[in-house]
Predicted 3D model of RNase P RNA and transfer RNA as a complex of 444 nucleotides.
RNA sequence: GGGAUGAGGUCGCGGGCCGGUCUUCGGACUCGGCUCGAGGAAAGUCCGGGCUCCACAGGGCACGGUGCCGGGUAACGCCCGGGCGUCGCGAGGCGACGGAGAGUGUCACAGAGAACAGACCGCCGAUGGCGGACGGUUUCGGCCGGCCGCACAGGCAAGGGUGAAACGGUGGGGUAAGAGCCCACCGCGCGAGCCGGCAACGGUCGCGGCACGACAAACCCCACCGGGAGCAAGGCCAAGCAGGAGCGAGCGGCGGCCCGCCGCGUUCGAGCUCCGGGUAGGCCGCACGAGGCGCCGGGUGACCGGCGUCCCAGAGAGAUGACCUCAGCGGGUCUAGCGGCCCGUUACAGAACCCGGCUUACCCCCCU
RNA sequence: GGGCCGUUAGCUCAAUUGGCAGAGCAAGGGACUCUUAAUCCCUAGGUUGGAGGUUCGAUUCCUCCACGGCUCACCA
Numbered sequence: 001g002g003g004a005u006g007a008g009g010u011c012g013c014g015g016g017c018c019g020g021u022c023u024u025c026g027g028a029c030u031c032g033g034c035u036c037g038a039g040g041a042a043a044g045u046c047c048g049g050g051c052u053c054c055a056c057a058g059g060g061c062a063c064g065g066u067g068c069c070g071g072g073u074a075a076c077g078c079c080c081g082g083g084c085g086u087c088g089c090g091a092g093g094c095g096a097c098g099g100a101g102a103g104u105g106u107c108a109c110a111g112a113g114a115a116c117a118g119a120c121c122g123c124c125g126a127u128g129g130c131g132g133a134c135g136g137u138u139u140c141g142g143c144c145g146g147c148c149g150c151a152c153a154g155g156c157a158a159g160g161g162u163g164a165a166a167c168g169g170u171g172g173g174g175u176a177a178g179a180g181c182c183c184a185c186c187g188c189g190c191g192a193g194c195c196g197g198c199a200a201c202g203g204u205c206g207c208g209g210c211a212c213g214a215c216a217a218a219c220c221c222c223a224c225c226g227g228g229a230g231c232a233a234g235g236c237c238a239a240g241c242a243g244g245a246g247c248g249a250g251c252g253g254c255g256g257c258c259c260g261c262c263g264c265g266u267u268c269g270a271g272c273u274c275c276g277g278g279u280a281g282g283c284c285g286c287a288c289g290a291g292g293c294g295c296c297g298g299g300u301g302a303c304c305g306g307c308g309u310c311c312c313a314g315a316g317a318g319a320u321g322a323c324c325u326c327a328g329c330g331g332g333u334c335u336a337g338c339g340g341c342c343c344g345u346u347a348c349a350g351a352a353c354c355c356g357g358c359u360u361a362c363c364c365c366c367c368u
Numbered sequence: 369g370g371g372c373c374g375u376u377a378g379c380u381c382a383a384u385u386g387g388c389a390g391a392g393c394a395a396g397g398g399a400c401u402c403u404u405a406a407u408c409c410c411u412a413g414g415u416u417g418g419a420g421g422u423u424c425g426a427u428u429c430c431u432c433c434a435c436g437g438c439u440c441a442c443c444a
Base pairs, nucleotide, nucleotide: 001366002365003364005327006326007325008324009323010322011321013037014036015035016034017033018032019031020029021028022027039348043359044358046357047356048355049354050353051230052229053228054227058259059258060257061256063226064225065224066223067222068082069081070080071079072078083097084095085094086093087092098221099220103219104218105215106214107213120160121159122156123155124154127153128152129150130149131148132147134145135144136143137142168186169185170184171183172182173181187210188208189207190206191205193204194203195202196201234284235283236282237281243275244274245273246272247271250264251263252262253261291310292309293308294307295306296305297304298303328345329344330343331342332341333340334339369443370442371438372437373436374435375434378393379392380391381390387424395411396410397409398408399407417433418432419431420430421429
């Protein structure tokens, strides 16, 4: 990644059609025949769309979502191809992968120091200071010179230590000791440079000793997307009932706010609150669809186009089950083999408006 | 069927710019009392429903599951 069975029979259940029986002619059924009857996830309801109603959905703010680039698609947070990062010897796997040089915020404990920081141990003590012996000189107070010591001023950030994280790495030069202080390579940044690419990006050249910590699944910034509700949406029909009291100028579509639009209404009373009364029915929506299968063509692929063919569940508290035969598949056993015999066919699970995804559950088998 | 909430100690609930998970009741021990209750003191008790991720660090943020609740007083 694919399958998770095929053909037939008996009985049972649900839908449809035809017949039969009954009928108050609307229909009903303990009847018969034919035909159809779950899934790869029907699940979770996590995304996206169709459809329906509300302005055939408008503007702004707020809020929410997505986030490398290009493509596919009705649309997507999905899929395909590519880039980059990362893991792997490799085939390949994985990645919520815009921005931290706009601003705000946080970085507990430990530690000297946690954001343009810092000196605990340590290294040095060139320079200044203090001390010592020595040499030179002297007007006998001192002055000068190199040497040794102290670690007071001071210098350093290489090494140690703390931490999730310590302000580039390796090597060399350099120095009192050190350090991008200097150099080479690597890394990083800058450049509307040049080359390749639609692009993400890659390669190359030049410049800069380096100014750049982490967190945006923190606020935020940037780009793009999003009106709300959901088939108990919504429409038609039938049946039935009973109104009363209070508030009242706005209320509703609109369930974040404002604008705007539309509708109803302002004493002939919209709407709200309270008390009281009625129904628990039928039909449509509702299954021909971004549909399944086969072939051909385009495309690396997701996918798209053309032709042919098929009709394939449906509802209401809700049917789809049991057994048998054969085949296929798997296991055991006998056999040199052909083949025979025996056993199993089990897991997760159960449509409810429909579709595309994701995620989760899953006995066993096959392919890579 | 659709929609919306919740899960922290035995029970009921807290926990905010993410930084040692706490309170009341209950439980165990002690004091007071002749004894019990009440009262006072002390103590134990946690997979924050589970798994994975972001982060130095998760009860808290994100994702996926599990369980429970609302059910004509969430919806005709």

The coordinates come from a structure-prediction model, not an experiment, and the mean pLDDT is 81.